[in-house]
RNA sequence: GGACCCAUAGUCUAGUGGUACGACGUCGCUUUGACUUAGCGAAGAUCAAGGGUUCGAUUCCCUUUGGGUCCA
Numbered sequence: 001g002g003a004c005c006c007a008u009a010g011u012c013u014a015g016u017g018g019u020a021c022g023a024c025g026u027c028g029c030u031u032u033g034a035c036u037u038a039g040c041g042a043a044g045a046u047c048a049a050g051g052g053u054u055c056g057a058u059u060c061c062c063u064u065u066g067g068g069u070c071c072a
Base pairs, nucleotide, nucleotide: 001071002070003069004068005067006066007065010024011023012022018055026042027041028040029039030038048064049063050062051061052060
């Protein structure tokens, strides 16, 4: 220098055009003499950044940033 892949909550992860799923963790309640376990509930991500297409973008296109793999 070239090609490809990845970026979604504190962590991991699903979601290939219609208001983002689940788990762990956190908080509250129940349970216990107490702790753990278990059950119920709640908060928490405007989806790496900017632009474009579209009635509508996490999703499609372009650029940039960061990480990874391969080739030279």